Predicted 3D model of a 91-nucleotide RNA (Purine riboswitch aptamer) from Clostridium saudiense.
It matches the Rfam family "Purine riboswitch aptamer". Rfam's curators write: Riboswitches are metabolite binding domains within certain messenger RNAs that serve as precision sensors for their corresponding targets.
RNAcentral holds the sequence, with entries from MGnify.
[in-house]
RNA sequence: AGAUAAUAAAAUGACUCAUAUAAGUCCCAGAUAUGGUGGGAUGUUUCUACCGGAAGCCAAAAAGUUCCGACUAUGAGUGAAUUUGAUAUAU
Numbered sequence: 001a002g003a004u005a006a007u008a009a010a011a012u013g014a015c016u017c018a019u020a021u022a023a024g025u026c027c028c029a030g031a032u033a034u035g036g037u038g039g040g041a042u043g044u045u046u047c048u049a050c051c052g053g054a055a056g057c058c059a060a061a062a063a064g065u066u067c068c069g070a071c072u073a074u075g076a077g078u079g080a081a082u083u084u085g086a087u088a089u090a091u
Base pairs, nucleotide, nucleotide: 003091004090005089006087007086009084010083011082012081014078015077016076017075018074019073020072021049024042025041026040027039028038029037035058036057043050051069052068053067054066055065
């Protein structure tokens, strides 16, 4: 000086759980059973998101109902892998 092994550390990605938010609420405009939409605000010690599908409902009117399904932020945990740099030991 190099290689291998071990120990502790950090980072990355996976999964699970918890918290946030109720994938919610309000306002304006719009559609009308071949329809149920568009925009803005609010809500989080919180960045982002605020939708999709199915069923049912509304009989011509202005309002939507139920169920199922996420992402994101933070924290905790699980098991494994990879990478980084450090330390000590042995060969």